[in-house]
Context: one part of a larger RNA
Parts: sequence; structure tokens; C1' cells
RNA sequence: UUGGGUUUAAAGGGUGCGUAGGCGGAUAUAUAAGUCAGCGGUGAAAUCCUGCAGCUCAACUGUAGUGUGUGCCGUUGAUACUGUAUAUCUUGAGAUUAUUUGAGGUAGGCGGAAUGUGUUGUGUAGCGGUGAAAUGCAUAGAUAUAACACGGAACACCAAUUGCGAAGGCAGCUUACUAAACUAUAUCUGACGCUGAGGCACGAAAGCGUGGGUAUCAAACAGGAUUAGAUACCCUGGUAGUCCACGCCGUAAACGAUGAUUACUGGUUGUUUGCCAUAUAUCGUAAGCGACUGCGCGAAAGCAUUAAGUAAUCCACCUGGGGAGUACGUUCGCAAGAAUGAAACUC
Repeated sequence: UUGGGUUUAAAGGGUGCGUAGGCGGAUAUAUAAGUCAGCGGUGAAAUCCUGCAGCUCAACUGUAGUGUGUGCCGUUGAUACUGUAUAUCUUGAGAUUAUUUGAGGUAGGCGGAAUGUGUUGUGUAGCGGUGAAAUGCAUAGAUAUAACACGGAACACCAAUUGCGAAGGCAGCUUACUAAACUAUAUCUGACGCUGAGGCACGAAAGCGUGGGUAUCAAACAGGAUUAGAUACCCUGGUAGUCCACGCCGUAAACGAUGAUUACUGGUUGUUUGCCAUAUAUCGUAAGCGACUGCGCGAAAGCAUUAAGUAAUCCACCUGGGGAGUACGUUCGCAAGAAUGAAACUC
């Protein structure tokens, strides 16, 4: 390079927005750049091919050929497709209108249950914990129980194979601001689209910086057990952290281990949210979320209109195991580290 792949064997970027680029709906006209056809020029020699000849043959050499030389340039045409230009269209895309939906987001306010602590009352000898114990707490009155108070964090039931969000993720109630999607009916714009190398933004948890906060839980740490030992599992404590504000970090089994978009291709069934008709059930229809089974696909497991089926466009990635996501260099970072990313050697 050609070809083949990426759910699980190596391989889909964590997610979006978007630049360049690639690709792109219907009709008509023009053009003729790509494309196709004819003709002309060129395409050195050697080499190659074919015929003939010469070294005894062969390799080799010589010679001849409107042989080859897939190319390039020019010219004359063709106009289906691609491109370009112009005009038009509405089905892709978007806008307007009217509803609807939801744990979508940001900021504020409020609430009750529970844990903990403090004060007071009642009350007396244990409580707690475990496989069994002990450390621990308790006559300076604990545990239990009742009242009041403080403070922080999380929101039982509802709750679901539910819903929303690009992903990460989002759940008490309420207010303000704000984003999105679906549906219905027309109207409007008229290809405005898809993808997207670089780039930019977002991105769980842990971690880092500064300042707060600290109820619970809890790395580290201490003690008690267990054990041959026990730097663990179990128990009693307990600091970072967990929470908030601002700023970093930029990674996860960031998973559906399945990139985005479009079209097409069988059924059965449940459910969420709309809409049409109807007196309701129900049926139909649109957009989701699930289950089962065909065709087809697949190495199989399985997937199966939410495809891993049939096709198309664009991006990303893979090429035996180890060495190694290491070394070196570079970029980013306060650091931790992240990103990019080999080779020797070895099997």
C1' cells in the first nucleotide's frame, strides 16, 4: 500500500460544540474543470516482447519491427454522472403559533425524621461489643427514659425494567431565573444539511491550593482480639477527608465494554408522555423506555426496527505475548501526575 477488522479475541475517542477538510435532497438551463471518445505530438538509448542471425548449444551478443512504453501535452467532439454558475422547488434542516412533560441546570428560602452533643428531670448498676472476648464508657450517676436547646449532613415511604440530561450525572417542599424534548395544526425560510483532524467547553470519585465548616462515617494512626505471625479480616476509638465558596486536577469497568448521522427490513407484549375518533373500555398515531421471538447476521454466547441485519457518508482506533502505557524528549500541572509514546532483549 491493498485487503480485513473494532459487544466479549488487539481495537469506539469520557461527552458535546465546532474550524479546515470529506460527503451531501428535487427540477431546469448554461458551461465543459473532472469523466468518456477520436486524432496529432512526445514518451532518448540500454532494458522488456516478437522474428531472424552469430559464438558447437545455452547464457550472451548482433540486427529488424506502424511490438510494448498503461504516461504527459495539444486539439476536435460527447454531456449521463461529479464540479461550477444562474433560476426555481419542498420532502431534509430550521423558525413561528398552541399545548404538554420531566429527580434537566443555577441561586435563595423553608421542613420533619434520625445520629451526635449540651442542660434539666426520673432512675440504679451496669452499658456496649463479639463466633467468644477484651480494649472502651459508667457510682464524679452511665445505658435507658422525658423535656428543652445547639449544630452539621442526608432526604424514609411515594419509587418503578419510571422520568430528565450530550456525557459525567440528577430525588424532601417551595420561589425566582434558565435550558431542552415531544405532540398538533397550519404558516414562513428555502438545502441553511451530516460528519468533524486540530481547537474550545463540560467532565464521577479520589487528590491539591486558600478560607470556612465538622453531626455522621472514616484512609492514616492507637489500642483490644484472632493467629505460628496478622503491618489484615472482627471490635473500641480516631485525624485528613466526607460538606460549603473560589481556583486547580482531567482521570474511571467515564460500560450498552457496542462512535455520530440517514434510509430500508417481520411479528407478540408491557410501560411513560402527547394527539385523533368514541359515552367509556378500546383502537389508531407520534416520540421514548423495557421484555420475548423470527428473517438475516455471528466463531459462538448472542444481536434482532433502541441491530451486532441490509446499505451510504464522515471521524476515531487495531495489527502476536512480554518488555510497557515503561524509557527518552516535548506539552500541560502547585504537586500528585496526565497526554504523546519507542527500542534493545526475550518467548
This is a predicted structure of a 347-nucleotide part of an RNA (small-subunit ribosomal RNA, central domain) from a sludge metagenome.